Predicted 3D model of a 254-nucleotide part of an RNA (large-subunit ribosomal RNA, domain VI) from Candidatus Karelsulcia muelleri.
[in-house]
Context: one part of a larger RNA
RNA sequence: CGUUAGAAGCUUGAGUGGAUCUAACUCUAGUACGAGAGGACCGGGUUGGACGAACCGAUGGUAUAUCAGUUGUAUCGCCAGGUGCAUUGCUGAGUAGCUAUGUUCGGAGAAGAUAAGCACUGAAAGCAUAUAAGUGCGAAACGAACCACAAGAUUAGGCUUCUUUGAAGGGUCGUUGAAGAUGACAACGUUGAUAGGCUAUAAGUGUAAAGAUAGUAAUAUCAGAGCUGAGUAGUACUAAUUCCCCGUAAGCUU
Numbered sequence: 001c002g003u004u005a006g007a008a009g010c011u012u013g014a015g016u017g018g019a020u021c022u023a024a025c026u027c028u029a030g031u032a033c034g035a036g037a038g039g040a041c042c043g044g045g046u047u048g049g050a051c052g053a054a055c056c057g058a059u060g061g062u063a064u065a066u067c068a069g070u071u072g073u074a075u076c077g078c079c080a081g082g083u084g085c086a087u088u089g090c091u092g093a094g095u096a097g098c099u100a101u102g103u104u105c106g107g108a109g110a111a112g113a114u115a116a117g118c119a120c121u122g123a124a125a126g127c128a129u130a131u132a133a134g135u136g137c138g139a140a141a142c143g144a145a146c147c148a149c150a151a152g153a154u155u156a157g158g159c160u161u162c163u164u165u166g167a168a169g170g171g172u173c174g175u176u177g178a179a180g181a182u183g184a185c186a187a188c189g190u191u192g193a194u195a196g197g198c199u200a201u202a203a204g205u206g207u208a209a210a211g212a213u214a215g216u217a218a219u220a221u222c223a224g225a226g227c228u229g230a231g232u233a234g235u236a237c238u239a240a241u242u243c244c245c246c247g248u249a250a251g252c253u254u
Stems, first nucleotide, its partner, number of pairs: 001152001005163007015149004021049007033038001051106005059100004066093005071086006112142001117137004169246003173189005194239003197235005203228003211222004
């Protein structure tokens, strides 16, 4: 820009893409078959491999949020207690998030039309012949079925609702996000829990400082303490203010 008024929501599916894998064991059955050796079709079940998708409850990884220990040095006047720098100084743990080596799931079943092939009925050609007329079976291939996208499918589809005018609706702006390079998408904007803060807490770390008591002291106890808390819940304390912009004739005639 189009889709012949403008919007909001829900859809149909022309079409496009993806997937389509495979092994072993076992039952049938040591059966059919075979002198024996050996050893099935068909059909059923179980467990894997590779591949793919989703997810993070558990197992792990990471985790320059966090907590603790500790070395050197500088500094906060000193002690005590902290802070900076040294690869995040180093080390030990570790929530959310993100993840695999982890967990769950997938390839199915039935049917259609067929290929090679196998047949039925059957003449031309009194026979024979699956073919000439006619009919049937038959594959991971084909078309569907499964998953995703999909009306610019210009053949531009359908349904429901809203607005009959600065309307409905949208944008800008702001607070944000399991969304994200930017646009976009999604949530919210006081008729408010959108983010921050605060409170509480799942969880992490591992018993803070100060003091008291015990001990000569290191240290121990008071004390699962203090700190943190990307998660969860509550709470308008702070910030989402007000404005502004776009959107206005579809019918008839020539």
The full RNA is in RNAcentral, with records from ENA.
It matches the Rfam family "Bacterial large subunit ribosomal RNA". Rfam links the family to the GO terms ribosome and structural constituent of ribosome.
The organism belongs to Candidatus Karelsulcia, within Bacteria.